[in-house]
RNA sequence: GCGCCCGUUGUUUAGCGGUAGAAUCCGACCUUGCCAAGGUCGUGGCCCGGGUUCGAUUCCCGGCGGGCGCA
Numbered sequence: 001g002c003g004c005c006c007g008u009u010g011u012u013u014a015g016c017g018g019u020a021g022a023a024u025c026c027g028a029c030c031u032u033g034c035c036a037a038g039g040u041c042g043u044g045g046c047c048c049g050g051g052u053u054c055g056a057u058u059c060c061c062g063g064c065g066g067g068c069g070c071a
Stems, first nucleotide, its partner, number of pairs: 001070007010024004018054001026042005047063005
């Protein structure tokens, strides 16, 4: 330099155009003599810019970042 894949709460991840879900972490409460475990509730997220569309996390283009391959 070229090609391919990926980018979603602190972490891991689901989501093939219409309200972003789960696990874990964190906080509160319940349970217990205490801890642990368990249960309920809550906080927090779509890498950036543009395009298409009534509507974009999703499709397209560019950028940035990460990974793999080739040179």
Molecule: transfer RNA
Organism: Candidatus Micrarchaeota archaeon